[in-house]
The part of an RNA shown here (small-subunit ribosomal RNA, central domain) has 350 nucleotides and comes from a metagenome. Its mean pLDDT, the model's own confidence on a scale to 100, is 90. Its Rfam family is "Bacterial small subunit ribosomal RNA". The RNAcentral record of the full RNA draws on SILVA.
Context: one part of a larger RNA
RNA sequence: CUGGGCGUAAAGGGCGUGUAGGCGGUUGGAUAAGUCUGGCGUGAAAUUCUCUGGCUUAACCAGGGAGCUGCGCUGGAAACUGUCUGACUGGAGUUCGGUAGUGGUCACUGGAAUCCCCGGUGUAACGGUGAAAUGUGUAGAUAUCGGGGGGAACACCUGUGGCGAAGGCGGGUGACUGGGCCGCAACUGACGCUGAGACGCGAAAGCGUGGGGAGCAAACAGGAUUAGAUACCCUGGUAGUCCACGCUGUAAACGAUGAGUGCUAGGUGUAGGGGGUAUCGACUCCCUCUGUGCCGCAGUUAACACAAUAAGCACUCCGCCUGGGGAGUACAGCCGCAAGGUUAAAACUC
Numbered sequence: 001c002u003g004g005g006c007g008u009a010a011a012g013g014g015c016g017u018g019u020a021g022g023c024g025g026u027u028g029g030a031u032a033a034g035u036c037u038g039g040c041g042u043g044a045a046a047u048u049c050u051c052u053g054g055c056u057u058a059a060c061c062a063g064g065g066a067g068c069u070g071c072g073c074u075g076g077a078a079a080c081u082g083u084c085u086g087a088c089u090g091g092a093g094u095u096c097g098g099u100a101g102u103g104g105u106c107a108c109u110g111g112a113a114u115c116c117c118c119g120g121u122g123u124a125a126c127g128g129u130g131a132a133a134u135g136u137g138u139a140g141a142u143a144u145c146g147g148g149g150g151g152a153a154c155a156c157c158u159g160u161g162g163c164g165a166a167g168g169c170g171g172g173u174g175a176c177u178g179g180g181c182c183g184c185a186a187c188u189g190a191c192g193c194u195g196a197g198a199c200g201c202g203a204a205a206g207c208g209u210g211g212g213g214a215g216c217a218a219a220c221a222g223g224a225u226u227a228g229a230u231a232c233c234c235u236g237g238u239a240g241u242c243c244a245c246g247c248u249g250u251a252a253a254c255g256a257u258g259a260g261u262g263c264u265a266g267g268u269g270u271a272g273g274g275g276g277u278a279u280c281g282a283c284u285c286c287c288u289c290u291g292u293g294c295c296g297c298a299g300u301u302a303a304c305a306c307a308a309u310a311a312g313c314a315c316u317c318c319g320c321c322u323g324g325g326g327a328g329u330a331c332a333g334c335c336g337c338a339a340g341g342u343u344a345a346a347a348c349u350c
Stems, first nucleotide, its partner, number of pairs: 003322004007304002012318001014201004021194003025088007033081002035077008048066007091191001092188004096183004103177007110154001115149007125136002162169002206247006215241002220236004258317006266295011299306002323350003332343004
């Protein structure tokens, strides 16, 4: 070391593509590396175990036996694993015919609302709060009508509805483009699963360069509140929020639940497709595949709960945990413009 675990107690990598590696469907033949078995050799002595014996006993010593779980050579077995070879279609994939969708990128475009500007009407207030004040307004505001400008976000539809690997994606139209699902045959013939490294994607905030800036709003200023008020409330307001390109690489990146495969009562809703029944037809009813919810048996669980979308029963592969604090810190390495990220201790202490 061989242990036990990872929804909430410590513990699932933020998510993919995939290298090495690990694991791998049905069937025939060959081989004999793994595996099993026989024989031979070796496995020094001491030590160990055991049976005797010797010192008065024990320790100790002597003798016999076992053992030395290993390695090598050689004969054999062929179920399983491996290797080689032949075949198969159920896994996987391709073609064909359909189909739903806020999946992605780019371009164009629409209406409502806020704000600003110009003009008309009009007069003394408006705004704001628990109450106020700061603030705005007779240099004509607020309100209302007409015209113009600009930026950002898309009410209703909207739904435990949809799509995506995750982050995420919602006005409309077009172009380009990824994936899924269903159906029927045909084709390939295990081509598969997982995946250390690696590579790519990755909300918000933040950073660089250049644009843009309506609303909102860290910082900041003022007014209140208060014992104080570096807050909560109010009036303002700059980064930022938006666009392009580059960087950052984190999150309660959550289902706090890794991926894949098979198996294990039911009931009910919903989304997409197929088949049957019914009918003139649309409804209806039944079956089925895929997704997404709720309830629930067995089983599991410390309980809560989970329960075919498992946290049940099994197998394969990866990641991770091992008392609290110190600490996700120090040092060092790598990455970054920086902020910082990542890998990651110890002393000490309870």